[in-house]
Context: one part of a larger RNA
RNA sequence: CCCUCGUUAAGGAACUCGGCAAUCUAGCUCCGUAACUUCGGGAUAAGGAGCGCCUCGGGGUGUGAGAGGACUCGUUUUUUGAGCACCCUGGGGCCGCAGUGAACGGGCCCAAGCGACUGUUUAACAAAAACACAGGUCUCUGCUAAGGCGUAAGCCUACGUAUAGGGGCCGACACCUGCCCAGCGCCGGAAGGUUAAGGAGAUUUGUCAUGGCUCUUCGGAGCCGGCAGCAGAGAACCGAAGCCCCGGUAAGCGGCGGCCGUAACUAUAACGGUCCUAAGGUAGCGAAGUCCCUUGUCGGGUAAGUUCCGACCCGCACGAAUGGUGUAACGACUUGGGCGCUGUCUCAACGAGGAACUCG
Numbered sequence: 001c002c003c004u005c006g007u008u009a010a011g012g013a014a015c016u017c018g019g020c021a022a023u024c025u026a027g028c029u030c031c032g033u034a035a036c037u038u039c040g041g042g043a044u045a046a047g048g049a050g051c052g053c054c055u056c057g058g059g060g061u062g063u064g065a066g067a068g069g070a071c072u073c074g075u076u077u078u079u080u081g082a083g084c085a086c087c088c089u090g091g092g093g094c095c096g097c098a099g100u101g102a103a104c105g106g107g108c109c110c111a112a113g114c115g116a117c118u119g120u121u122u123a124a125c126a127a128a129a130a131c132a133c134a135g136g137u138c139u140c141u142g143c144u145a146a147g148g149c150g151u152a153a154g155c156c157u158a159c160g161u162a163u164a165g166g167g168g169c170c171g172a173c174a175c176c177u178g179c180c181c182a183g184c185g186c187c188g189g190a191a192g193g194u195u196a197a198g199g200a201g202a203u204u205u206g207u208c209a210u211g212g213c214u215c216u217u218c219g220g221a222g223c224c225g226g227c228a229g230c231a232g233a234g235a236a237c238c239g240a241a242g243c244c245c246c247g248g249u250a251a252g253c254g255g256c257g258g259c260c261g262u263a264a265c266u267a268u269a270a271c272g273g274u275c276c277u278a279a280g281g282u283a284g285c286g287a288a289g290u291c292c293c294u295u296g297u298c299g300g301g302u303a304a305g306u307u308c309c310g311a312c313c314c315g316c317a318c319g320a321a322u323g324g325u326g327u328a329a330c331g332a333c334u335u336g337g338g339c340g341c342u343g344u345c346u347c348a349a350c351g352a353g354g355a356a357c358u359c360g
Stems, first nucleotide, its partner, number of pairs: 002354007010346002014344001019341001027051005036041001038172001052094012066080005071074001095099001107339007114331002119131002135170007147156003173326004178256003183253002185249005192244003198238002203233005211224005257275005284318001285315001296312005
């Protein structure tokens, strides 16, 4: 030096990414307690005061010794009430630096983000804003249900039955959830178009009996045509669903414009024109966990603030159940500020026990 502890002058976060760590606080009784709120809460809010021991009283509750009374004389009933235990409370006194004398044992407040909440999670680097959640909505399913497991038998769902069961998305609650069905998907429709296997067989091909022609050494040879049968090819025509087509549907997948001009200062544009589109982003929110430019601009807080809070809106590239905006309560969550408190620091010192080292 290191580890685990203890104490510390003056200052008190100047430390640091950040009060990380360590202090502070702490129990009981009494007083007192804000905004906000879903009226439950917030709340142990915050902020104060008291607390030991000895002694003398007062009140209460419980138990009920002993004594007395009454009579139906009993394991009866009733009055009084000692002692003991506990609770509340008053007076006087005593000691120490210190009386919840040790141990155990909340620091608090303000503002914002996210998630409503209690829960769950990466066993062994992440506990969270992630998952779940009550609740909302869409969709499938009429029971041999839909869905799932299994080759099957069969089983789960369920010995349930649409107030049930499966699947998807959102995620308490409050106020809400706009426009687009052109594309993709899904649902419905069935007139027309297209269309498979299959049916149907017009037509056609091969083979070929009899037949004809030529040649002939009369044994035959070659050529032509071709019935039936068998086999092959095969057009019309008849053939479902699907697709085309006609509608619906966005808490289905998704999408939600550009240019130019215009008001009696300027600026801006309620207004007009034009092009495109299925429709051109409504309410609300907005430099946001989303803003590149950007430390935007203004205000607040500080002596000084790339963070923070409140506004503005020029939203590079918010936006409505991949939900929008709020929200009391809650959070080992995240961010900013403050009070208290401190060896985090200015700046280090001393002490204890270890470890290490030296000697033995």
Predicted 3D model of a 360-nucleotide part of an RNA (large-subunit ribosomal RNA, domain IV) from an alkali sediment metagenome. The full RNA is in RNAcentral, with records from SILVA. Model confidence (mean pLDDT): 88 of 100.